[in-house]
Molecule: transfer RNA
Organism: Olleya sp.
RNA sequence: GCGAAUAUAGCUCAGUGGUAGAGUGUUAGAUUGUGGCUCUAAAGGUCGUGGGUUCGAUUCCCAUUAUUCGCC
Numbered sequence: 001g002c003g004a005a006u007a008u009a010g011c012u013c014a015g016u017g018g019u020a021g022a023g024u025g026u027u028a029g030a031u032u033g034u035g036g037c038u039c040u041a042a043a044g045g046u047c048g049u050g051g052g053u054u055c056g057a058u059u060c061c062c063a064u065u066a067u068u069c070g071c072c
Base pairs, nucleotide, nucleotide: 001071002070003069004068005067006066007065010024011023012022013021018055026042027041028040029039030038048064049063050062051061052060
């Protein structure tokens, strides 16, 4: 230099056009002599960034940033 993949909650990851979820973690409560386990609830997201298409975009298109891989 060329090509490809990935980017979503603190972390690991789902989500093939209709108001974004799970596990784990955190906080509070129940249980327990205390802690752990278990159970219940809550908080936590401008879906990497900027545009475009669409009535509507995490999803489709383009550019760009970061990381990773391959070729040279």